A computed fold for a 359-nucleotide RNA from a Clostridia bacterium, annotated as Bacterial RNase P class A. The organism belongs to Clostridia, within Bacteria.
RNA sequence: CAAGUAGAACGGACGAUCGCGGGCAUAAACCGCAAGGUUGUGUCUGAGGAAAGUCCGGGCUCCAUAGGGCAGGGUGCUGGGUAAUACCCAGUGGGGGUGACCCUAAGGAAAGUGCCAUAGAAAUUAUACCGCCGAUUUUUAUCGGUAAGGGUGGAAUGGUGCGGUAAGAGCGCACCAGCAGCUAGGUGACUAGCUGGCUAGGUAAACCCCACCUGGAGCAAGACCUAAUAGGAGGAAGAUGAGGUUGCCCGCUUAUUCCUCGGGUUGGUCGCUGGAGAAUUCAGGCAACUGAAUUCCUAGAUAGAUGAUCGUCAUCCUUUUAAAGGAUACAGAACUCGGCUUAUAGUUCUACUUGUGUC
Numbered sequence: 001c002a003a004g005u006a007g008a009a010c011g012g013a014c015g016a017u018c019g020c021g022g023g024c025a026u027a028a029a030c031c032g033c034a035a036g037g038u039u040g041u042g043u044c045u046g047a048g049g050a051a052a053g054u055c056c057g058g059g060c061u062c063c064a065u066a067g068g069g070c071a072g073g074g075u076g077c078u079g080g081g082u083a084a085u086a087c088c089c090a091g092u093g094g095g096g097g098u099g100a101c102c103c104u105a106a107g108g109a110a111a112g113u114g115c116c117a118u119a120g121a122a123a124u125u126a127u128a129c130c131g132c133c134g135a136u137u138u139u140u141a142u143c144g145g146u147a148a149g150g151g152u153g154g155a156a157u158g159g160u161g162c163g164g165u166a167a168g169a170g171c172g173c174a175c176c177a178g179c180a181g182c183u184a185g186g187u188g189a190c191u192a193g194c195u196g197g198c199u200a201g202g203u204a205a206a207c208c209c210c211a212c213c214u215g216g217a218g219c220a221a222g223a224c225c226u227a228a229u230a231g232g233a234g235g236a237a238g239a240u241g242a243g244g245u246u247g248c249c250c251g252c253u254u255a256u257u258c259c260u261c262g263g264g265u266u267g268g269u270c271g272c273u274g275g276a277g278a279a280u281u282c283a284g285g286c287a288a289c290u291g292a293a294u295u296c297c298u299a300g301a302u303a304g305a306u307g308a309u310c311g312u313c314a315u316c317c318u319u320u321u322a323a324a325g326g327a328u329a330c331a332g333a334a335c336u337c338g339g340c341u342u343a344u345a346g347u348u349c350u351a352c353u354u355g356u357g358u359c
Base pairs, nucleotide, nucleotide: 001355002354003353004352005351006350007349008348009347010346012313013312014311015310016309017308018307020046021045022044023043024042025041026040028039029038030037031036048330052341053340055339056338057337058336059335060218061217062216063215067250068249069248070247072214073213074212075211076210077091078090079089080088081087092106093104094103095102096101107209108208112207113206114203115202116201129150130149131146132145133144134143135142136141158176159175160174161173162172163171177199179196180195181194182193183192184191185190222270223269224268225267232261233260234259235258236257237256242254243253244252277296278295279294280293281292282291283290284289314328315327316326317325318324319323
């Protein structure tokens, strides 16, 4: 200097004028049947790193006075973190890359069932198409042995080499892979070494088995206040029974439950933002994170607010390089928190890897 890998931050700033929403304080008036609401003045404050997706895990509310089991669903290497998770951190096995690093659907095939097209003799209770060897036979052909060679295929009774044999084969040996046992290290996944017999296809991202976890519905959840109406009419069931918490069963509990027709309201307030909160420092830990101290309070809309104009500056681009002109990403809260995933013009910073050149 070039090319990469991993991580982080910003993503417009300031001033003036006018206009919106909310909190607090304050003064009086007005609206409404009521609950309640509106206006003035002062002061403080008002969209995100993803607010998006709705893919996960919770808080909270109700079913509910009561649980338990089954079904169903979810996760799947080990250890740690967390309120919890399919998330995060650190490792192990496997794969990719020269490397920094990245990916992983990573429990069990000797519990059982299923599938492996085509080709091939044969795809696991596996076989002999060509070939090799031996015997018989006039030739043809028949019988026996064989799975080393050839063919088919993604895969063919572990692989390579040597010996041996009628020809061969772990038949024997050496090295390697697999399987089993023992020893050592590690919390563990697993790793290393030694010994052994000679070998036990693939697929669970097929059904299944195993281990662990798991009620349901959701802020349009739900609670309160006020006014009005019809505490209406008809039918059926009802304690050996009906209803009540997704489904089923047991248990518990209530006295009413279901169907048809019809009537009133369809307003207001709360929930609604002080939190598993944020920032800084110290301590522990490889880290995720945990503990302590100090400081801070920063939207709560409801037909839905946070905007418009002007000026100066910042960054980038173009040109005639003084200066002028243009552009400035993805994108808007709706109960809330922790994650993951996706989108993003441009600028800045940190650490590491590879290549080339110079000293």
It was read from a public genome assembly, where an Rfam model found it. It matches the Rfam family "Bacterial RNase P class A". By type it is a ribozyme. Model confidence (mean pLDDT): 77 of 100.